A computed fold for a 487-nucleotide part of an RNA from a metagenome, annotated as small-subunit ribosomal RNA, 5' domain.
[in-house]
Context: one part of a larger RNA
RNA sequence: GAACGAACGCUGGCGGCAUGCCUAACACAUGCAAGUCGAACGCGAUGGGGCAACCCAUUGAGUGGCGGACGGGUGAGUAACGCGUGGGAACCUGCCCAUCGGUACGGAAUAACCGCGGGAAACUGCGGCUAAUACCGUAUGCGCCCCCAGGGCAACCUGGGGGGAAAGAUUUAUCGCCGGUGGAGGGGCCCGCGUCGGAUUAGGUAGUUGGUGAGGUAACGGCUCACCAAGCCUUCGAUCCGUAGCUGGUCUGAGAGGAUGAUCAGCCACACUGGGACUGAGACACGGCCCAGACUCCUACGGGAGGCAGCAGUGGGGAAUAUCGGACAAUGGGGGCAACCCUGAUCCAGCAAUGCCGCGUGAGUGAUGAAGGCCUUAGGGUUGUAAAGCUCUUUUGGCAGGGACGAUGAUGACGGUACCUGCAGAAUAAGCCCCGGCUAACUUCGUGCCAGCAGCCGCGGUAAUACGAAGGGGGCUAGCGUUGUUC
Numbered sequence: 001g002a003a004c005g006a007a008c009g010c011u012g013g014c015g016g017c018a019u020g021c022c023u024a025a026c027a028c029a030u031g032c033a034a035g036u037c038g039a040a041c042g043c044g045a046u047g048g049g050g051c052a053a054c055c056c057a058u059u060g061a062g063u064g065g066c067g068g069a070c071g072g073g074u075g076a077g078u079a080a081c082g083c084g085u086g087g088g089a090a091c092c093u094g095c096c097c098a099u100c101g102g103u104a105c106g107g108a109a110u111a112a113c114c115g116c117g118g119g120a121a122a123c124u125g126c127g128g129c130u131a132a133u134a135c136c137g138u139a140u141g142c143g144c145c146c147c148c149a150g151g152g153c154a155a156c157c158u159g160g161g162g163g164g165a166a167a168g169a170u171u172u173a174u175c176g177c178c179g180g181u182g183g184a185g186g187g188g189c190c191c192g193c194g195u196c197g198g199a200u201u202a203g204g205u206a207g208u209u210g211g212u213g214a215g216g217u218a219a220c221g222g223c224u225c226a227c228c229a230a231g232c233c234u235u236c237g238a239u240c241c242g243u244a245g246c247u248g249g250u251c252u253g254a255g256a257g258g259a260u261g262a263u264c265a266g267c268c269a270c271a272c273u274g275g276g277a278c279u280g281a282g283a284c285a286c287g288g289c290c291c292a293g294a295c296u297c298c299u300a301c302g303g304g305a306g307g308c309a310g311c312a313g314u315g316g317g318g319a320a321u322a323u324c325g326g327a328c329a330a331u332g333g334g335g336g337c338a339a340c341c342c343u344g345a346u347c348c349a350g351c352a353a354u355g356c357c358g359c360g361u362g363a364g365u366g367a368u369g370a371a372g373g374c375c376u377u378a379g380g381g382u383u384g385u386a387a388a389g390c391u392c393u394u395u396u397g398g399c400a401g402g403g404a405c406g407a408u409g410a411u412g413a414c415g416g417u418a419c420c421u422g423c424a425g426a427a428u429a430a431g432c433c434c435c436g437g438c439u440a441a442c443u444u445c446g447u448g449c450c451a452g453c454a455g456c457c458g459c460g461g462u463a464a465u466a467c468g469a470a471g472g473g474g475g476c477u478a479g480c481g482u483u484g485u486u487c
Stems, first nucleotide, its partner, number of pairs: 001487004006483005013359006019352002021317001026315003030312003035066003040063002043060007073270003082195007091187003096183008104138004113128006144163008168175002196242003203233003208230008245267004249260004272293005295306004323349001325348003331345001332343004362392004372383004398423005406414001431476005436457003442471005452459002
């Protein structure tokens, strides 16, 4: 000098755009943050139509489907194929796209509901009725899967045997369902190289290293197991200890480099702590389940309930970090044929000079160089065109009127906002630090090694440009200084 997610002191007019718990991965009151589908299904309630059967609309819980594995948060752990980069082969893939073929015939239940019970509650038992795109069986079936044979070096081709599927709905237009193939996008796995400090850490390792066989997985593999061999890593730093999420980037620097990893984006890990699996295309699952633990709450003491590192908010910690706000209008996501519903993602608004940028606090004229202040050699000098006065202007702010883009036929939270026009009136708006040298800027008074200053050198013991005050001056300016940290 530059920089900051900063803090503190003094001061503070407006706008735009950003940013805002770096500390206790501490504990959390309250509300919201993941639902949706009646064009899969039966039933209840209400209303309407109908003599009734029944139909329609709204709504409620339930069966069923899809979604809850995305989106959002945090950085505890991790020195690792975790990340970055470049390759690889033994894999999976719901929804989406393209294409080929199929969608036949039957059956048994069960929730809701009704009845009887248990329990303080959470919840739960028994009996009975019922539907489906829920469940089961049969049939058919490929370029699907398995086995065998032949050809072929192989990829693969041919033949035979075995196995395996489906679901319907409706407004008649379609949307679905099942089996295959290809794609897109996504994901799992392996390898080369790179990735902090310590040798006052020198040896480490028994599923350890390799093989054979088997199991397991979507898939390769000691991934697991049986047997066999005795290997494998390591001073080019193994092992151990400490620290740490990694990257694109960011800051600084002429660069090389150094430091860093907030916001935004990619990847990873975690979800009260530890462990486990279930479901599923996908999880070993933040707002799912089970077990154990700590903590909190309810209880009729028998037993139960909970997890803000989602958005707000509270206590606590701290030098320190915001509203228990509005809307789904836009963008995007989930469900639905759709209408639409949900969405603290998101878009906005609120708070904060936290930062960057822009604007303003007036302009011109004005010498009796007014008054006052300060200094003085007492003549004067300086504050100073500064003020007053005169002539103007109206940015900002105020008031009044109009009033968007963002939305495409409808739909605007923001918002009567931005912006435009008019009106009045200099009116509403300047501080902070410094003045011994480094370093731009000097005098007087007070104090008297005291009180104090200080980044370094150093000032202060009776004339202090260095302390305190005043006048004057210098610098920056809605900021200015100080502290901390990095280059």